[in-house]
RNA sequence: GGGAGUGUAGCACAGUCUGGUUAGUGCGUUCCGCCGAUGUCGGAAAGGUCGCAGGUUCAAAUCCUGUCACUCCCA
Numbered sequence: 001g002g003g004a005g006u007g008u009a010g011c012a013c014a015g016u017c018u019g020g021u022u023a024g025u026g027c028g029u030u031c032c033g034c035c036g037a038u039g040u041c042g043g044a045a046a047g048g049u050c051g052c053a054g055g056u057u058c059a060a061a062u063c064c065u066g067u068c069a070c071u072c073c074c075a
Stems, first nucleotide, its partner, number of pairs: 001074007010027004020058001029045005051067005
């Protein structure tokens, strides 16, 4: 230099192929209940500009273009 993959909550991930209800799951965190107490268990809540920018569309995490970071392959 060329090509491919990954990027979504504090952590690990699903959802993208086939655009469409309010962006979800587990763990973690906080609060409440339970308990003599801790843990377990039950309930609730907070937490996201879906890596970034632009475009297409009535509508984009999803399609298109560029770009950044990481990993791999080729030279």
Molecule: transfer RNA
Organism: Candidatus Iainarchaeum sp.